A computed fold for an 89-nucleotide RNA from a Bacillota bacterium, annotated as c-di-GMP-I riboswitch aptamer. The sequence was found by an Rfam model in a public genome assembly. Taxonomically the source falls in Bacillota (Bacteria, Bacillati). Its mean pLDDT, the model's own confidence on a scale to 100, is 84. Of the family's consensus pairs, 95% are formed in the model.
[in-house]
RNA sequence: UAUCCGAAAGGGCAAACUUCCUCGAAAGAGAAGGGCGCAAAGCUAACGGGCCUAAAGCGUACGGACGCAAUGGCAGCCGGGCUGCCGGG
Numbered sequence: 001u002a003u004c005c006g007a008a009a010g011g012g013c014a015a016a017c018u019u020c021c022u023c024g025a026a027a028g029a030g031a032a033g034g035g036c037g038c039a040a041a042g043c044u045a046a047c048g049g050g051c052c053u054a055a056a057g058c059g060u061a062c063g064g065a066c067g068c069a070a071u072g073g074c075a076g077c078c079g080g081g082c083u084g085c086c087g088g089g
Base pairs, nucleotide, nucleotide: 004089005087006086012038013037017033018032019031020030022029023028036076042082043081044080047079048078049077050074051073052072057068058067059066060065
């Protein structure tokens, strides 16, 4: 230095939930609090699969309803790619 692995130390991130003169049709995102957990729970949705939502649109209905559907989202759903702290092994 590289690779596998994940003890210790120093740290890191931040689930549910709560709040908001925030954004959004929603899913969800942002900020503050809060910690379930995570060795990549860092980045990538224009790498692939999967999942969520359905505004516009289309169809049915004649309607405040139903269905289809992503160009909207989820990286803490899985795999891949890129980057990365420490080093007992």